[in-house]
The prediction has a mean pLDDT of 81. Glycine riboswitch aptamer from Evansella vedderi, 98 nucleotides, folded computationally. The sequence was found by an Rfam model in a public genome assembly.
RNA sequence: AUGAUAACAAGGGGAGAGAGCGUUCGUUAUGGAACGUCGCCGAAGGAGCAAACGGAAUAUUUCGUGAAUCUCUCAGGCAAAAAGACUCUUGUUGGACG
Repeated sequence: AUGAUAACAAGGGGAGAGAGCGUUCGUUAUGGAACGUCGCCGAAGGAGCAAACGGAAUAUUUCGUGAAUCUCUCAGGCAAAAAGACUCUUGUUGGACG
C1' cells in the first nucleotide's frame, strides 16, 4: 500500500393472502383493539426432510449428523401503518490474496 470472506451500524428496495362475519371495549362518528368463528398466505421466528458422511449390525437393516426461497403452518400475517426472507449503498472493525 491492494482490501476478499465475515461481523456491526445507518439508509433504501422488498412479495403473498377477506378493509370477512358475530360479540365486547373505545369514540361525536369512523378508523382501531380484544375474543370467538369461517376462509386464505409464506419471505420474521419455529419444526421436518434428500444426497452424502459416520457408527452398529451381518445381510441390505438400524441409529446419528445433515440445506433451502422445498414441505408444515405452531407462531406470525391477510386495506393503510408496523413487520418482512433477501438484496443494494455508505461507514466502522478486520486483514485473506497480491